A computed fold for a 345-nucleotide RNA from a Cytophagales bacterium, annotated as Bacterial RNase P class A. It matches the Rfam family "Bacterial RNase P class A". The family's RNA type in Rfam is ribozyme. The prediction has a mean pLDDT of 76. It is recorded under the gene name rnpB.
[in-house]
RNA sequence: CCUGUAAGUGGCCUUAUCGCUUGCUUCAGUGCAAGAGGAAAGUCCGGGCAACACAGAGCGUCGUACUUCCUAACGGGAAGGCGCACCUUGGUGCGACAGCCAGUGCCACAGAAAACAAACCGCCUCCGGGUAAGGGUGAAAAGGCGAGGUAAGAGCUCACCGCGUUUCAGGCAACUGAAACGGCAGGGUAAACCUUACGAGUUGAAAGACCAAAUAAGCCAGCGCAAAGGGCUGCUCGUCCGAUGCUGGUGGGUAGGUUGAUCGAGCUCUGGGGCGACCCAGAGCCUAGAUAAAUGAUAAGGGCUCUUCGGAGUACAGAACCCGGCUUAUACACUUACAGGACUU
Numbered sequence: 001c002c003u004g005u006a007a008g009u010g011g012c013c014u015u016a017u018c019g020c021u022u023g024c025u026u027c028a029g030u031g032c033a034a035g036a037g038g039a040a041a042g043u044c045c046g047g048g049c050a051a052c053a054c055a056g057a058g059c060g061u062c063g064u065a066c067u068u069c070c071u072a073a074c075g076g077g078a079a080g081g082c083g084c085a086c087c088u089u090g091g092u093g094c095g096a097c098a099g100c101c102a103g104u105g106c107c108a109c110a111g112a113a114a115a116c117a118a119a120c121c122g123c124c125u126c127c128g129g130g131u132a133a134g135g136g137u138g139a140a141a142a143g144g145c146g147a148g149g150u151a152a153g154a155g156c157u158c159a160c161c162g163c164g165u166u167u168c169a170g171g172c173a174a175c176u177g178a179a180a181c182g183g184c185a186g187g188g189u190a191a192a193c194c195u196u197a198c199g200a201g202u203u204g205a206a207a208g209a210c211c212a213a214a215u216a217a218g219c220c221a222g223c224g225c226a227a228a229g230g231g232c233u234g235c236u237c238g239u240c241c242g243a244u245g246c247u248g249g250u251g252g253g254u255a256g257g258u259u260g261a262u263c264g265a266g267c268u269c270u271g272g273g274g275c276g277a278c279c280c281a282g283a284g285c286c287u288a289g290a291u292a293a294a295u296g297a298u299a300a301g302g303g304c305u306c307u308u309c310g311g312a313g314u315a316c317a318g319a320a321c322c323c324g325g326c327u328u329a330u331a332c333a334c335u336u337a338c339a340g341g342a343c344u345u
Base pairs, nucleotide, nucleotide: 001341002340003339004338005337006336007335008334009333010332012302013301014300015299016298017297018296020035021034022033023032024031037316041327042326044325045324046323047322048321049204050203051202052201056237057236058235059234061200062199063198064197065196066080067079068078069077070076081097082095083094084093085092086091087090098195099194103193104192105189106188107187120135121134122131123130124129143161144160146158147157148156162184163182164181165180166179167178168177169176170175208259209258210257211256218250219249220248221247222246223245229241230240231239232238266285267284268283269282270281271280272279273278303314304313305312306311
C1' cells in the first nucleotide's frame, strides 16, 4: 500500500418559492416553533400501563441451566472459569456449558462381538483347554506408556500419567495447585424421552374509560328462582357474582364525540467511582401524535460513488400505547482492531 473480517460513526447538504399536520399566538394561516429510524422491520423475549372484583392449592404446559456482577426485568449485557479447535505458550475463535452410577431408548454398514457387549486371524498347550498383549473391522472395542512376571498373556506386580476419595493452600465463586490413600474404569448420545433446581395468570390500545343520541331493549323456545348461567386459569378443587335471570333463534335502532396519547426505567454536557457492563452528582434541554392516515413538491448549486467522459446513481427503508434487548436488511465514506498478500529498509 492492497484485499478480507469484525465493531463504531455518518448515511446526503445549502438557498429560494409554494404546500401539509400539531401546538402557542393573532382581528386575520397573522406570526413563531416542531414534524418518520438505526433499524420505525420481524413479533422472537422482557417490562411499564389498562382490564379481568379479590385470593389459594394440585395437575398439566412452557421456559431457563458454569461462576460473579449490571439492569425495572430478560432467554439480554460485562468480566472471569472450564472444554474443544487453530496458532505456537498465551493469544484468537467457538460452546443450546446442570445430570448418562435414577430409569428407558438409539449408535446404520463393517466387524467374532457395540454395553448383562469377546474370540475372526493370532499366541500358548499336558490337545482337555488357556489367553486378550499383537493384527483386522469400525466414529467408537474390557485406561495409556515402559519394565518385571507368565506355558503364553492380562493392573497380575511396580514406577509415571490418567481416574476416584480425603486433606491443605489460593480465589467472593466457578475452579486452580499440591499431598496422601486406593488397582480403580466395559464408550458416546439428553438440540433423545427423562431427572434435578429455579421461574412463568390471561388479554392487549380496535386493550380500556367517559359523555351524548336512538329504538320495540320487542317476539318465540328451553332452563331456572341462593338455581341456571358466568368470572378467576389450559384442566380439577376451591372461591366469587347471580333474588324474573340466563342460553338459543328472530326482528328493530344507533354506530357521534372526548380520553387513553406522549415528561419518560428520557436526552445532552461536565466531574467522580468501576477492568467492564454500568452507577452517582451537578448543570442544561423538551425533540411527531395522525385517526385511513401529515412530515412534501418544484428550481438552482454542491458533496460522495461509478463512468465508454456523453452521463448515470445516491443504500436499507416510513411512526400508530410506550420503553429495554435480540434477530434480519443496508450503496458509500471515515475511524479502530485482527488476518492474508505485495514492496522497501
Lineage of the source: Bacteria > Pseudomonadati > Bacteroidota > Cytophagia > Cytophagales.